[in-house]
């Protein structure tokens, strides 16, 4: 320098046009003498950034950023 891949909650992770599942953790409550276990509840107005397309974008397009792989 060229090509490819990845980027979604604190962590893991689903979602490929109709407004973001689930698990762990955390927090609140129940249970308990206390804690753990167990049960109930809460938890992404910004999906790496910025533009564009669309009635509507995590999803499609373009540029950029970070990391990984391949080639030179």
């Nucleotide at each position: 320098u060229g090509g490819g891949g990845u980027a979604u909650c604190g962590c893991c992770a689903a979602g490929u046009g109709g407004u973001a599942a689930g698990g762990c953790a955390a927090c609140c409550g129940g249970c308990u003498c206390u804690g753990a276990c167990c049960c109930g509840g809460u938890c992404a107005u910004u999906c790496g950034u910025a533009a564009g397309u669309u009635c509507g974008a995590a999803u499609c397009u373009u540029a950029c950023u970070a990391c990984c792989c391949c080639a030179g």
This is a predicted structure of a 72-nucleotide RNA (transfer RNA) from an uncultured Clostridia bacterium.
The coordinates come from a structure-prediction model, not an experiment, and the mean pLDDT is 80.
It matches the Rfam family "tRNA". Rfam describes the family as follows. Transfer RNA (tRNA) molecules are approximately 80 nucleotides in length.